[in-house]
RNA sequence: CUAUUCUUUACGAAGAGUUUGAUCCUGGCUCAGGGUGAACGCUGGCGGUGCGCCUAAUACAUGCAAGUCGAGCGAGAGCUAAGUAAAGUUUACUUUAUUUAGUAAAAGCGGCGGACGAGCGAGUAACACGUAAGCAUCUGCCCCGUACUCAGGGAUAACACAGUGAAAGCUGUGCUAAUACCGGAUGGUCCCGAAAGGGUAAAGAUUUAUCGGUACGGGAGGAGCUUGCGGCUUAUCAGUUAGUUGGUGGGGUAAAGGCCUACCAAGACUAUGACGAGUAGCUGGUGUGAGAGCAUGACCAGCCGCGAUGGAACUGAGACACGGUCCAUACUCCUACGGGAGGCAGCAGUAAGGAAUCUUCCGCAAUGGACGAAAGUCUGACGGAGCGACACCGCGUGGUGGAUGAAGGCCCAUGGGUCGUAAACACCUUUUCUAAGGGAAGAAGAUCUGACGGUACCUUAGGAAUAAGCCCCGGCUAAUUACGUGCCAGCAGCCGCGGUAAUACGUAAGGGGCAAGCGUUACCCGGAAUUAUUGGGCGUAAAGCGUCUGCAGGUGGAGGCAUAAGUAGGUUAUUAAAUACCGGAGCUCAACUUCGGUGCUGUAAUCUAAACUGUGUUUCUAGAGGGUGGGAGAGGUAUGCGGAAUUGUGCAAGUAGGGGUAAAAUCCGUAGAUAUGCACAGGAACACCAAAAGCGAAGGCAGCAUACUGGACCAUUCCUGACACUCAGAGACGAAAGCGUAGGUAGCAAAACGGAUUAGAUACCCGUGUAGUCUACGCCGUAAACGAUGCAUGCUCGAUGUAGGCCCCCUCGACCUGGGGUCUGUGUCUUAGGUAACCCGUUAAGCAUGCCGCCUGUGUAGUACGGCCGCAAGGCUAAAACACAAAGGAAUAGACGGGGACCCACACAAGCGGUGGAUUAUGGGGUUUAAUUCGUCAAUAAGCGAGUAACCUUACCCAGACUUGACAUCCUAUUCGUACCUUUUAGAAAUAAUUGGGUCGGUUCGGCCGGAAUAGUGACAGGCGUUGCAUGGUUGCCGUCAGCUCGUGCCUUGAGGUGUUCGGUUAAGUCCGUUAACGAGCGCAACCCUCGUCGUAUGUUGUAUUUUCAUGCGAGACUGCCCGUUACAAACGGGAGGAAGGUGAGGAUGACGUCAAAUCAGCAUGACCCUUAUGUCUGGGGCUACACCCGUAAUACAAUGGUUGGUACAAACUGAAACGAAGCCGUAAGGUGGAGCGAAAACAGAAAAAACCAAUCUCAGUUCGGAUUGAAGUCUGCAACUCGACUUCAUGAAGUUGGAAUCGCUAGUAACCGUAUAUCAGUCAUGGUACGGUGAAUAUGUUCCUGGGUCUUGUACUCACCGCCCGUCAAGGCACGGGAGUUGGGGGCGCUCGAAGUCUGCAAAGUAAUUGUGGCCUAAGGUGAAACCAAUGACUGGGCUUAAGUCGUAACAAGGUAUCCGUACGGGAAUGUGCGGAUGGAAUCCCUCCUCA
Repeated sequence: CUAUUCUUUACGAAGAGUUUGAUCCUGGCUCAGGGUGAACGCUGGCGGUGCGCCUAAUACAUGCAAGUCGAGCGAGAGCUAAGUAAAGUUUACUUUAUUUAGUAAAAGCGGCGGACGAGCGAGUAACACGUAAGCAUCUGCCCCGUACUCAGGGAUAACACAGUGAAAGCUGUGCUAAUACCGGAUGGUCCCGAAAGGGUAAAGAUUUAUCGGUACGGGAGGAGCUUGCGGCUUAUCAGUUAGUUGGUGGGGUAAAGGCCUACCAAGACUAUGACGAGUAGCUGGUGUGAGAGCAUGACCAGCCGCGAUGGAACUGAGACACGGUCCAUACUCCUACGGGAGGCAGCAGUAAGGAAUCUUCCGCAAUGGACGAAAGUCUGACGGAGCGACACCGCGUGGUGGAUGAAGGCCCAUGGGUCGUAAACACCUUUUCUAAGGGAAGAAGAUCUGACGGUACCUUAGGAAUAAGCCCCGGCUAAUUACGUGCCAGCAGCCGCGGUAAUACGUAAGGGGCAAGCGUUACCCGGAAUUAUUGGGCGUAAAGCGUCUGCAGGUGGAGGCAUAAGUAGGUUAUUAAAUACCGGAGCUCAACUUCGGUGCUGUAAUCUAAACUGUGUUUCUAGAGGGUGGGAGAGGUAUGCGGAAUUGUGCAAGUAGGGGUAAAAUCCGUAGAUAUGCACAGGAACACCAAAAGCGAAGGCAGCAUACUGGACCAUUCCUGACACUCAGAGACGAAAGCGUAGGUAGCAAAACGGAUUAGAUACCCGUGUAGUCUACGCCGUAAACGAUGCAUGCUCGAUGUAGGCCCCCUCGACCUGGGGUCUGUGUCUUAGGUAACCCGUUAAGCAUGCCGCCUGUGUAGUACGGCCGCAAGGCUAAAACACAAAGGAAUAGACGGGGACCCACACAAGCGGUGGAUUAUGGGGUUUAAUUCGUCAAUAAGCGAGUAACCUUACCCAGACUUGACAUCCUAUUCGUACCUUUUAGAAAUAAUUGGGUCGGUUCGGCCGGAAUAGUGACAGGCGUUGCAUGGUUGCCGUCAGCUCGUGCCUUGAGGUGUUCGGUUAAGUCCGUUAACGAGCGCAACCCUCGUCGUAUGUUGUAUUUUCAUGCGAGACUGCCCGUUACAAACGGGAGGAAGGUGAGGAUGACGUCAAAUCAGCAUGACCCUUAUGUCUGGGGCUACACCCGUAAUACAAUGGUUGGUACAAACUGAAACGAAGCCGUAAGGUGGAGCGAAAACAGAAAAAACCAAUCUCAGUUCGGAUUGAAGUCUGCAACUCGACUUCAUGAAGUUGGAAUCGCUAGUAACCGUAUAUCAGUCAUGGUACGGUGAAUAUGUUCCUGGGUCUUGUACUCACCGCCCGUCAAGGCACGGGAGUUGGGGGCGCUCGAAGUCUGCAAAGUAAUUGUGGCCUAAGGUGAAACCAAUGACUGGGCUUAAGUCGUAACAAGGUAUCCGUACGGGAAUGUGCGGAUGGAAUCCCUCCUCA
């Protein structure tokens, strides 16, 4: 390059945050993207190309935007040249007058153009626009063709004169020309007419070569009219229309036509949305989007409409005319008040409005337009420049090297890190900038002609020089630290940040993003499958009409033939240009411009095909319907009949109660009730049968009989031959309540009344009781009218009941029984499949088709307004403003329940002893105080921190002092005559001064080293100051309860489940068995300590030598053995042996976690705070107060006792600043004394006490009880006043066993008794902790109270019931409805008036113009009644909302009366009650069905 094939080359789909404790789903809100005629904030170097009043179609000063032609015409100011005359003089010049020639302004007649170009979008929902067709038409200039262009006439403007008016202007008389005007001639293939015949034209000019003129035919372009199709919202606009729809005659137009008119007919449009209302210029295109779509109509281009508002015609080829005319209106201006003038939605510009949009610029050089023969004139079209980051595009603000990683900032763990090769510094470059020089194209056809513009561009020189900001940094979403602030100030697109350690506010540093811009706001598309054609749904999330009949509509069985409307394919025409896309080209690139191609998914015409749909015709029987034969049924309507029961009445008999409730009362009853018997009356409902059984469209239907009547089912396969399905609108039926009229009324029972309950009780419970409930007729038309599941048809595994029918088998046979099959109903379980899950599953919520209805966040609200219906109650239809970021469904784990089941515990019960009463002690509250330091507050604070507050402690108060400090480290100086001991003085002491002693160690001999002290300086010390809600550590409680988890596997979309459930068993998630689980961890148990038995070894200070005791090491107990129960598993019950038996007793040991539990005052510690004080020292005071309340204890109230005397028996512990014996003194506390004891088997404390023996007291406020008080003492200690303990004598309160309520304890336990010890000078100890002595009672058990564990169930709770949450009332705010009315608006209707103007009548002797005067129509105006819309309105209604208002507690659990729906009545409110209905109710029992055994 050619050929073939494919294909347009091109382009091409993302999600996230937010409901929850967590999950899945539904569902809204929000974000990330792109865009703009934009605006605002901060910032701003250059250039190119575009764009630039979106609001007031509001009003406009000033200038300009439409003129041109003398080659159509008359006249001609002025100027130039020449000539003539006069005057002046400078004698060849000037001026004046005049003649000729040329040129020629302004005005006029005439022609063409002012219908284009330019602007704007008010109106218009329309043949306005788009597209595709059409004809009954016209067309100046232009192009082509044919023919002609003869000869005349009378005026008029200009002009002159006169008049009038302020002006605008007007009038009269006179003169004149034409391509102006008029008649005549001629005339065709022109017009009229069937024909004959009749009728209609013209203009000339000039440079002589043309330009014109007339008639006709054709073309091109333009215009007019008609038609199909297409594109907004609203039905809370449903009926509209009178020239309206059609016809005939006439008129009118360029032309068809009710376009107009007369007459005739009564039509025309409409649910496929007429009429009305609202909104809007339409289109090519533009933005977005994967697309389908959705939104939009700036610039550019096509069409339409408009020109201050409304109306009208004239002229003309074309207008009912943006820069023409007339009239009316509003407004503005001039005026001499008599009259006039005007229309920027042309370009600039002004004012106003507004968030907001430019120069009163240059030029006709180019392109285009008007006129002209042309030169040319005009052109705010246009070409350009100016202003504006308004948009798009391009460029730059430097490049390379440069580590002491400078200074400085910020952070810091103080080591360092970071800004950062960034800067400085060195070298380089010059786009840009400045200056100078050169310098276009755009100009065509030979000359001439450039606004832009000395512009673009080129060259040279200079010098890094002239040039960076904005937003963001909690998640979404790229990027973090410090300080400040302290629910304040503020941020915020959504979620949400901020209450003292803020990555969220403000600032700084650092970082991220974009960049001459960056953010914000507004709007559009997208994401949003969130209106779903592509591409959604309706059991429970929003959503199936209460049910059926059924017209229109939609959809529709099988075969043949025809047709060709749909459908498919080909061809042709069109789909303006620009835009889009592809490939090129031109500006240095790009934006931009330009060339070629493709496309523009559309429409129309025509040809072909005949599968499918449609249509016509013919045939068929599977759908549908009919016939015949059967049986079933609470199907419906009407009439009649029946028995049981309730109530009432009468009689009999009988006596004191009855009735009612959780318990009562109201009530009935001695005037004889209730209970009992007999009889009668009346109304309503129909036990058993009876059943998730039957019938019906649903509502619904139940005693029996009769009459009438609807539908379904089975069998037969006889008839028709698609007759079907669904159904907007429409119609019918439609529980209960309710309404009307007339009846009826036994029982029940809204309202009402009374009794209870209660804080109240307008309720639940009880006693009465009226409407109503019943019948007939008529309304109402709603229910959780539910299977919360529309109807019809087809297809897709099974099992098992039940109702109706038919067939077969078995049976001698039967109305029977059994088995099998089949059709139709009605249940349960289940596979596949579906579902968010729950669940559905041949009776689908599965797989499909047809048709209808309905949904689109929650609240407002099924409400308001309007309309329709209703006697009313009310029903149907049905919004918005505003508010919120959710509302919701299913399932999960917890927690909870005045839900259920099982189990445990001194939880109750059974017991014993207490507390609560008294006095005292002690701790707490409160109060008080200068201070009464602080912490701890249900259980889980209160004899707690504190296991010792007179000073100290001590943290508090008062007073007095100190300030590098009482204490630590570092530095400098001094001293070693230090330190330390000591005297005296002042003082309350601290403190200050003072006396006398004392005079460090080593050594290399050095004020060298070490040590000590003093003084100074500043870093710092110090803080029982704050935060236990910043923390570590420690601790309490649930609880020594039996639980809490993990790995792997399995199940679930997932949270999560399983394991860990279940059957047994245990103190125990202890063990066994079962089991989609198998294992494991932390807990349980065991291991550790003490006690109990034995053995053994050793042993002092013990001595029991047959070893008490101490110490060490061992043994022993394991359900090991026997019997029984059980599943023959675990285990349990009993027994034997044994010191001890089923964990032998006690202790230590405290899972995951809970309570923001406690503690910053034990200690440690972050941050903050104080620093001559919130630190330190000293004295004194306080923590010890005292009307009162609470907790824990002690002692008692007495005889089981007190007192006195006597006699016994422990364990454990302690002792050197100690224990302290004997002896002596004292009534005693105590004193004296100092033996002994060395870390104690030796000595001491040390006496044990209850007990026992004996005596006494004799029931009393006592010989009980010991508080309180007085006096006198002892001891400790610097010091006992506030404020110690003890002793002796004296004093001798309360209290006689304790209300409601409440605590501890199951065996060596409770109870009672004493002993020791820590702290400690002493002690407020009756407290704490240990020790032994004496030594009980009771437990049938788990109904109840409390706490706990497991399983299950409901939930609107998850801050987890101390939860959540409803309504009235009160207060503030917001929007809306009603409202006597008031105001305004646009539109329609009636009447009246009627300008200009077209048409038309009339008038002059007559014709035309003209004039005058009438008529029809009609704009504006006036007026009337009504409708609609908007604004406003005293007052009024509900709604929404607002950290801590009032009243109750309606709902969520069985929510404490199950809840809810409809309806009616009542009530402060949530709500209560009646009637009927639903389960979207818990628990329990029975029946039935299913599954498993």

Small-subunit ribosomal RNA from a bacterium, 1493 nucleotides, folded computationally. The sequence was found in a public genome assembly. Model confidence (mean pLDDT): 84 of 100.